[in-house]
Molecule: TPP riboswitch aptamer (THI element)
Organism: Pallidibacillus pasinlerensis
RNA sequence: ACAAGCUACUAGGGGCGCCAUAUGGCUGAGAAGUACCCUUCGAACCUGAUCUAGUUCGUACUAGCGUAGGGAAGUAGUGUCGGAAUUCG
Numbered sequence: 001a002c003a004a005g006c007u008a009c010u011a012g013g014g015g016c017g018c019c020a021u022a023u024g025g026c027u028g029a030g031a032a033g034u035a036c037c038c039u040u041c042g043a044a045c046c047u048g049a050u051c052u053a054g055u056u057c058g059u060a061c062u063a064g065c066g067u068a069g070g071g072a073a074g075u076a077g078u079g080u081c082g083g084a085a086u087u088c089g
Stems, first nucleotide, its partner, number of pairs: 001080001005078006011039004016033001017026003045070003051064004
């Protein structure tokens, strides 16, 4: 805070970049996978953005922007989540 939270099913929303020798490598949940993430207490994702600062071989790689503006839900079950301090492992 006072029905949020979690799980399942169904439905829906979203992204798929950079470098190289283009077989490979980097970050990440995911770089086209019957996968992954998110669905209004919504940073999944888009606009701003051919943005700003840093790093890197290079890149949303990191941070800012962001108390900004948008953005997609129902059912069933269960009944919680967050912060601080202390102690133990």